[in-house]
Context: one part of a larger RNA
Molecule: small-subunit ribosomal RNA, 5' domain
Organism: uncultured bacterium
RNA sequence: AUUGAACGCUUGUUGCCUGCCUUACGCUUGCCUGUCAAACGGAAACAGGUCUUCUGAUGCUGACCAGUGGGGAACGGGUGAGUAAUACUUCGGAACGUGCCCGAUCGUGGGGGAUAACUAGGCGAAUGCUUUGCUUAUACCGCAUACAAUCUACGGAUGAAAGCGGGGGAUCUUCAGAGCUCGCGCGGACUGAGCGGCCUAUGGCACAUUAUGUAGUUGGUGGGAUAAAAGCUUACCAAGCCGACCAUCUGUAUGUGGUCUGAUAGGAUGAUCGGCCGCACUGGGACUGAGACUCGGCCCAGACUCCUACGGGAGGCAGUGAUGGGGAAUUUUGGACAAUGGGGGAAAGGCUGAUCCAGGCAUGCCUCGUGCUCGAUGAGGGCCUUCGGGUUGUAAACUGCUUUUGUGCUGAUCGAAUAGCCUCUUUCUAAUACAGAUGGGUCAUGACUGGACCGGAAGAAUAAGCACCGGCUAACUACGUGCCCUCGGCCGCGGUAAUACCUAGGGUGCAAGCGUUCAUC
Numbered sequence: 001a002u003u004g005a006a007c008g009c010u011u012g013u014u015g016c017c018u019g020c021c022u023u024a025c026g027c028u029u030g031c032c033u034g035u036c037a038a039a040c041g042g043a044a045a046c047a048g049g050u051c052u053u054c055u056g057a058u059g060c061u062g063a064c065c066a067g068u069g070g071g072g073a074a075c076g077g078g079u080g081a082g083u084a085a086u087a088c089u090u091c092g093g094a095a096c097g098u099g100c101c102c103g104a105u106c107g108u109g110g111g112g113g114a115u116a117a118c119u120a121g122g123c124g125a126a127u128g129c130u131u132u133g134c135u136u137a138u139a140c141c142g143c144a145u146a147c148a149a150u151c152u153a154c155g156g157a158u159g160a161a162a163g164c165g166g167g168g169g170a171u172c173u174u175c176a177g178a179g180c181u182c183g184c185g186c187g188g189a190c191u192g193a194g195c196g197g198c199c200u201a202u203g204g205c206a207c208a209u210u211a212u213g214u215a216g217u218u219g220g221u222g223g224g225a226u227a228a229a230a231g232c233u234u235a236c237c238a239a240g241c242c243g244a245c246c247a248u249c250u251g252u253a254u255g256u257g258g259u260c261u262g263a264u265a266g267g268a269u270g271a272u273c274g275g276c277c278g279c280a281c282u283g284g285g286a287c288u289g290a291g292a293c294u295c296g297g298c299c300c301a302g303a304c305u306c307c308u309a310c311g312g313g314a315g316g317c318a319g320u321g322a323u324g325g326g327g328a329a330u331u332u333u334g335g336a337c338a339a340u341g342g343g344g345g346a347a348a349g350g351c352u353g354a355u356c357c358a359g360g361c362a363u364g365c366c367u368c369g370u371g372c373u374c375g376a377u378g379a380g381g382g383c384c385u386u387c388g389g390g391u392u393g394u395a396a397a398c399u400g401c402u403u404u405u406g407u408g409c410u411g412a413u414c415g416a417a418u419a420g421c422c423u424c425u426u427u428c429u430a431a432u433a434c435a436g437a438u439g440g441g442u443c444a445u446g447a448c449u450g451g452a453c454c455g456g457a458a459g460a461a462u463a464a465g466c467a468c469c470g471g472c473u474a475a476c477u478a479c480g481u482g483c484c485c486u487c488g489g490c491c492g493c494g495g496u497a498a499u500a501c502c503u504a505g506g507g508u509g510c511a512a513g514c515g516u517u518c519a520u521c
Base pairs, nucleotide, nucleotide: 001520002519005517006516007515008514009513012368015365016364020326025324026323030320031319035070036069039068040067042064046062047061048060049058050057051056078279079278080277088203090201092199093198096196097195098194101192103190105188106187107186108185109143111141112140118133120131121130122129123128149158150157151156163184164183165182166181167180171178172177205251206250213241214240217239218238219237220236221235222234223233224232256274257273258269259268260267261266281302282301283300284299285298304315305314306313307312332358334357335356336355340354341352342351371401372400381392382391383390384389407457409455411453415448420442421441422440423439425437426436427435465510466509467508468507469506470491471490472489476505477504478503480501487492
């Protein structure tokens, strides 16, 4: 000088930041991933409408429980156990993948069979399971078509798709629509961007009281696997490969940008914030998918906890709060989606413990204040005294002033931009319709918020402690004590005149803090 600090005494305030370093110990309870009705059949509850025998019917509309389907859930958030290299850092590389997004290209024809929901039953304590019957789709499966795709014996072969919504002229019409057009989607193949997988090299811990280690081991050929190179895997063949330039073993440890210190070199460190990696009760495994071997998915085993009708089941906070325990030690079972972002949606709106805010804590940094002026008989009191006085000390009282901060009152801007609606021009179009783009206008939206800020009111009112005073080291006297009580970072002090113990007065240093302790330079 520094700290994610703790402890002791003390504590007025603004703003900003930080906050389980220990048991990767256990978890009661709430919340953290839901969304789309413009993919679908529907009809549980609610509101509106229509009909009605007046208490019911009806999906007609808004909205929608449960269900089919889609995309998302692989992001975001947490943590650092493991890992000394399968990680990270920096520089390169070739044999790869890619949902959403951008660009350009071709297509989107015609059919079929099921199934959940639901209905009617059955079993079970429960989780749940099961039989019969009905049904939709952008769910599923064929057929057709097929190139710049794949395979090829170059003859050929294989292989797709799905619709939904808006609009309004001519034409057709079985009055439902067809057809046309716009938008969103869907299928095939291509490109880009971003992202990801893979492979060399480089650098960064300790130990030689660890000197040899290695059989898929090192290389080759054939087969297999993968999105892809490769002993990645397998059969055979050869006997290689690494190592004092420190292999191997053992111990320790996430790595980095950075942070602290220091004139530098260096040393120490890796909280918060950013990038990467690993992990998700412990161990193993795959499924789905563009992407996982998946924190809030599945299966198996184990330990633990809970429920049970004893037959069997349920669970995983290293998400956010809370809680027990451990510990010197670390916060609220808070508000809001207003902003920034994210998933889904055409949008409106919905979800979001990400995030933005608030609460608590002097943990840290920064700012401000606790008054200013006048006032000598140098009052009283305290302490000391050579008893004359000295000191506390302009300090107080007294006089005048101010009102930062605090208290109570009033007003009110930024964070709000977009979206929506109206409209001009324009694109598409048969179209002045719908839809899209640029510009203009208009309107609504604030958790924080009893906010920041402004104005004015009363009133010195609401606000100072802590450590030290032998030397190092700024700051001295008195009483008490008598090697006792004690103090102490080092030297040391104390045994009857202690500036070193205790108390008081005085002083010194910092100051809403001060001191101690741990740790680093």